[in-house]
RNA sequence: GGGGCAUUAGCUCAGUUGGGACGAGCACCUGCCUUGCAAGCAGGGGGUCAAGGGUUCAAAUCCCUUAUGCUCCA
Numbered sequence: 001g002g003g004g005c006a007u008u009a010g011c012u013c014a015g016u017u018g019g020g021a022c023g024a025g026c027a028c029c030u031g032c033c034u035u036g037c038a039a040g041c042a043g044g045g046g047g048u049c050a051a052g053g054g055u056u057c058a059a060a061u062c063c064c065u066u067a068u069g070c071u072c073c074a
Base pairs, nucleotide, nucleotide: 001073002072003071004070005069006068007067010026011025012024013023019057028044029043030042031041032040050066051065052064053063054062
């Protein structure tokens, strides 16, 4: 220098034949329970879907550029 893959909640990941308010587990907050803690049960908060632009009535999803990480080739 070139190719491929990944980037979605604090963390680990689903969701990619374009269409409903983007979900799950863990974590966090509140209450119940307990002498207290943990566990358990009930409820709750948290996302400009890496950044910018384009196509479309509509984009996490398609296209382009950029950034970061992993990997292969030279």